[in-house]
Molecule: small-subunit ribosomal RNA
Organism: uncultured Campylobacterota bacterium
RNA sequence: UGAACGCUGGCGGCGUGCUUAACACAUGCAAGUCGAACGAUGAAGCGAGUGCCUAGCACUUGUGGAUUAGUGGCGCACGGGUGAGUAAAGUAUAGCUAACUUGCCCCUUGGAGGGGGAUAGCCACUGGAAACGGCGAUUAAUACCCCAUACUCCUUUCAAUCAAAAGAUUGAUUGGGAAAUCUUUUUUGGCCAAGGGAUAGGGCUAUAUCGUAUCAGCUAGUUGGUGGGGUAACGGCCUACCAAGGCUAUGACGCGUAGCUGGUCUGAGAGGAUGAUCAGCCACACUGGAACUGAGAAACGGUCCAGACUCCUACGGGAGGCAGCAGUGAGGAAUAUUGCACAAUGGGGGGAACCCUGAUGCAGCAACGCCGCGUGGAGGAUGAAGCAUUUCGGUGUGUAAACUCCUUUUAUUAGGGAAGAAGGAUGACGGUACCUAAUGAAUAAGCACCGGCUAACUCCGUGCCAGCAGCCGCGGUAAUACGGAGGGUGCAAGCGUUACUCGGAAUCACUGGGCGUAAAGAACGUGUAGGCGGUUUAGGAAGUCAGAUGUGAAAGCCUACGGCUUAACCGUAGAACAGCAUCUGAAACUCCUAGACUAGAGUGAGGGAGAGGUCAGUGGAAUUAGUGGUGUAGGGGUAAAAUCCGUAGAGAUCACUAGGAAUACCUAUUGCGAAGGCGACUGACUGGAACUUAACUGACGCUGAGACGUGAAAGCGUGGGGAGCAAACAGGAUUAGAUACCCUGGUAGUCCACGCCCUAAACGAUGUACACUAGUUGUUGCCAUGCUAGUCAUGGCAGUGAUGCAGCUAACGCAUUAAGUGUACCGCCUGGGGAGUACGGUCGCAAGAUUAAAACUCAAAGGAAUAGACGGGGACCCGCACAAGUGGUGGAGCAUGUGGUUUAAUUCGAAGAUACGCGAAGAACCUUACCUGGGCUUGACAUCCCAAGAAUCAACCAGGGAUGGAUGAGUGCCUGCUUAGCAGGAGCUUGGAGACAGGUGCUGCACGGCUGUCGUCAGCUCGUGUCGUGAGAUGUUGGGUUAAGUCCCGCAACGAGCGCAACCCUCGUCCUUAGUUGCUAACAGUUUGGCUGAGUACUCUAAGGAGACUGCCUUCGUAAGGAGGAGGGAAGGUGAGGACGACGUCAAGUCAUCAUGGCCCUUAUGCCCAGGGCGACACACGUGCUACAAUGGGGAGGACAAAGAGAGGCGAUACCGCGAGGUGGAGCAAAUCUAUAAACCUUCUCUCAGUUCGGAUUGCAGUCUGCAACUCGACUGCAUGAAGCUGGAAUCACUAGUAAUCGUAGAUCAGCCAUGCUACGGUGAAUACGUUCCCGGGUCUUGUACUCACCGCCCGUCACACCAUGGGAGUUGAGUUCACCCGAAGCCGGGAUGCCAAC
Repeated sequence: UGAACGCUGGCGGCGUGCUUAACACAUGCAAGUCGAACGAUGAAGCGAGUGCCUAGCACUUGUGGAUUAGUGGCGCACGGGUGAGUAAAGUAUAGCUAACUUGCCCCUUGGAGGGGGAUAGCCACUGGAAACGGCGAUUAAUACCCCAUACUCCUUUCAAUCAAAAGAUUGAUUGGGAAAUCUUUUUUGGCCAAGGGAUAGGGCUAUAUCGUAUCAGCUAGUUGGUGGGGUAACGGCCUACCAAGGCUAUGACGCGUAGCUGGUCUGAGAGGAUGAUCAGCCACACUGGAACUGAGAAACGGUCCAGACUCCUACGGGAGGCAGCAGUGAGGAAUAUUGCACAAUGGGGGGAACCCUGAUGCAGCAACGCCGCGUGGAGGAUGAAGCAUUUCGGUGUGUAAACUCCUUUUAUUAGGGAAGAAGGAUGACGGUACCUAAUGAAUAAGCACCGGCUAACUCCGUGCCAGCAGCCGCGGUAAUACGGAGGGUGCAAGCGUUACUCGGAAUCACUGGGCGUAAAGAACGUGUAGGCGGUUUAGGAAGUCAGAUGUGAAAGCCUACGGCUUAACCGUAGAACAGCAUCUGAAACUCCUAGACUAGAGUGAGGGAGAGGUCAGUGGAAUUAGUGGUGUAGGGGUAAAAUCCGUAGAGAUCACUAGGAAUACCUAUUGCGAAGGCGACUGACUGGAACUUAACUGACGCUGAGACGUGAAAGCGUGGGGAGCAAACAGGAUUAGAUACCCUGGUAGUCCACGCCCUAAACGAUGUACACUAGUUGUUGCCAUGCUAGUCAUGGCAGUGAUGCAGCUAACGCAUUAAGUGUACCGCCUGGGGAGUACGGUCGCAAGAUUAAAACUCAAAGGAAUAGACGGGGACCCGCACAAGUGGUGGAGCAUGUGGUUUAAUUCGAAGAUACGCGAAGAACCUUACCUGGGCUUGACAUCCCAAGAAUCAACCAGGGAUGGAUGAGUGCCUGCUUAGCAGGAGCUUGGAGACAGGUGCUGCACGGCUGUCGUCAGCUCGUGUCGUGAGAUGUUGGGUUAAGUCCCGCAACGAGCGCAACCCUCGUCCUUAGUUGCUAACAGUUUGGCUGAGUACUCUAAGGAGACUGCCUUCGUAAGGAGGAGGGAAGGUGAGGACGACGUCAAGUCAUCAUGGCCCUUAUGCCCAGGGCGACACACGUGCUACAAUGGGGAGGACAAAGAGAGGCGAUACCGCGAGGUGGAGCAAAUCUAUAAACCUUCUCUCAGUUCGGAUUGCAGUCUGCAACUCGACUGCAUGAAGCUGGAAUCACUAGUAAUCGUAGAUCAGCCAUGCUACGGUGAAUACGUUCCCGGGUCUUGUACUCACCGCCCGUCACACCAUGGGAGUUGAGUUCACCCGAAGCCGGGAUGCCAAC
């Protein structure tokens, strides 16, 4: 908002109500009236008379005048409806009509005399189903006709006056033209002619009035003239003739859409949208055409014709038109009663009474809109119950309810009861509004929302499902976003949703935008129309400004006042309606006319600059080809090759010849040109610009839609030319492929002449012209001045670069060559894609160019800058990162872990680096979480309650055990008391009930804690200040230096924090203190062992201290610091090693160490037990051990550690056993006791082999631990004696007491699958030129379309499905235009048959 839909709904007032099918309509009503025009009919009533016995009835007559079919008059052209058509025949505003009409109404003047014949009705006959007629006789009028009269009327002619003209007025004159009577006592009403008025119309003009140029030309009565016709009237309105005009870029013609306006909605305004209700105008009345009547119609409820449709019919023929009021069907998301009344207002007729009036006044329906009112008010805390939530304490709903007191708007009932009515009567609304009384809180609340925008929050359910959504977006197990609930917020008889309009949107920008890079400057010039235009004088007055007048309908908006209880609503008055027109005035500015000027512009004169253009000629270098000479095997090409050329003589070299194209050096952000573009030299012709001068013209200028011209390369046509180069093409390579990059060839083309094409990142991505606004500096051309006369200096003008202020800019940047500040004109832009595409037009030989959409689709596309990340970008630096070395792994056997497979189970976790001898520093049972079987259910464990019992110990039976049954011993500790004993308490056991326990069940992507990794890499930040619109920057960058953001210097920064370093521990030297279990130099003894005395010097032990800081010297450096040196020193530039790990990254790892939110199980996913499994085995991988041997194996002899552990322990001497071990038990809770250190050294043997290497596997026999060694332990002896002879591709660790190699100890542990791990010492190397490369990292810089950050992003084809659109051989339908044919009614003209009393 004329709304619709969903949920809901108490009352009243005032308004509003088919926006769609101008679709079709049943039924009723919507226009009649007049008897005072006429004939006819003559009712009621009254009077008189007659008949019947009366009441009364019937009849006759007079009076009376009702009634109306017909003739006649007026009305029916108003009122009411609708918006189809219409882009101008319309409408709005302002004018003109001297080119016109006007019934009824008003005023004025004059008049109304004399005649005539018809006709409807009615009557008779008659046709047809009907509608409707036909014929004959008769009749009236305010119906019709004729004559008379008429100054004023029309007309012919003439004159005068006015007038620019057209024409107007007056006078005379010729011809022509009129009437109606009726009623009444009278008045009155009506008729005719003329003039005037009022009202209502007709016509004309100007201006305004939608979109489309992918509609650019239109027009034959067309444009004008003359004569005639026609009209109320002008006019090509019509006609004959003549002329050839008329309109158009200020948009003709065409197409599409549309009734216009006052107004309405919105907006600050300017504007934009709209044209319901109310009011003005127009158009239409089933569709199309036409006239008649009339004052007025080309007539909504009239006529004729044609058409479509519907209905009636006797089939011959007829009837109809709701876009009037109701109503029906249909269409649609959707729009009402077949109501009452003429009481009021208004209209028609009438003299009037009165009649008619779906106009109108009212009522009914609809929350459709606006406005008003109500659904109760006050008190009331145990803050009730219920519900919701909870941290379990509480909190919210909430004074809300209950309850107490009060009120009655509204509702219901009853009573009274209007105004609306003007001079009399008359009230549909209506027993309505309103008033009074009574009853009783009684009859009355919903809807949407609660993530942000946007006011309002929690719980449950769901688990990217269901769903929400205006935009952003929400939902994948803790959803304030879905659904429900509680609570809250907003509005309220409504609330939401949908649709549309304006606003916000400065997002079409007149007010009020832009075009370097975001969309946007035409490729460039010349120039037409147009727009704009220098100084000055005079005049005009179009624009402009001022005043006055007219108009701008009413309603509406606004203001004031008033009336309905208020408001909405209504009334009165005012203001306003920015417009248009007319008149008067002003003259600054714009404009017009006339004149003057020289600063703009142009011309002249002068000497210079230039790859400016066109034509002709000439030159040298080089390439290629040809010919000839010399000469011999290659040449060429590439990263490497091959195709290719060459013994038929290449390539190389020399000479000559031919031909075409391009013009090295000069060459430079130098020059010229409008742009494209222009580069050897000479000549001819020719264009433009700059500078100097100031003689001439006198605004001649700027811009420029269309138009015209020029326009690289490629391409096209015709004819030439063709050396080199080179699309296409061929071959060789490269490659997974290689229709490419590379190579060998090679045709169009490139070149010339002529003609087309007309596009480019045609770019300064910057239109042209003019003016103004700080500088500095380079360079080109011309000129002037100066002197020291130059390769000079200074200045001016014009061009071309760099830098930079103000200013501008989103920033980047631009900045007198503007992207600054202004002016003028042109071009262009309006989200991305579709698309510069389709269709149409124009151009082109073609290729194609130009102009240029829509459907559909997305929520972005884009610009500039910032921080990161990344780069097969750059610079610098570091690390066992590479390199240089040493030793391994990968091959064998075994051990161990993992995957896979298998299984009843092979419990679970860890997965690139950062999982895989990892969790596990010990799986035979236990562990153990897994499987099978057997059991328990308040439970193996915790707290609370009740009952009973002391706790506890010994040992029997069943069973695989858990468990079950049965026996005996035993009567404790503390406290109190009436101490024979009783009561209570602590702890423990058993039984019972429930709260609960329990879970190695899930989620490490809900978490804490802990850990790995980048990485012991040197980084990560903050405060204040400063810079930037901002994100951010600076500091932290730069120059050096360092292992280091370590330090120094500089600097719009100054400081600070976490990291680095240091502080801590161990080792290395010395000193002090202390001296047992350690040590032994000197002394003494000795069993010869520091054993003893003794000593505390040394070693050592373990507490404290010293020492190392680039301190010193030389040298380099501003400094920090570097290099060298030793005076030295145990140690020298961090002395070595350890602990220590910034901000953060990997949703890294762990819910199975622990802790923990949520979820799940509860006679089981909990607990107990036995056995099994975690040890399986085709295979694959990781980590190790042992080897493959002579630098070695074996035998014998001999030497030297450190650290750690030990009482359910380590265990010596001795004895037994080949041995593992056994017997036994000295010493030791440890500097005292317990252990052969090995490699090594000396010596013997083996002599290169599957061995005297290697030890797997297997057999037999044993030892030890343990309740128990089958699955599944370790060790010993004898025997057996496998693979393996140094390991492919690949890969790992290590820079010094390190690698390599050798043994020793410990944790866990009954034992041990330990070759693992963690420590300890012994022996003890090689190499590093260096930073190009691989990997990882750090700093600075650069590019970026990445930010989940290159393991990123992203393009195209193909396959399938779907949406929309274009093309398509064609085919079909609809609308419209033009041309032609047939042609109704009607009008006009002519003629004929006719009709007629007159006309």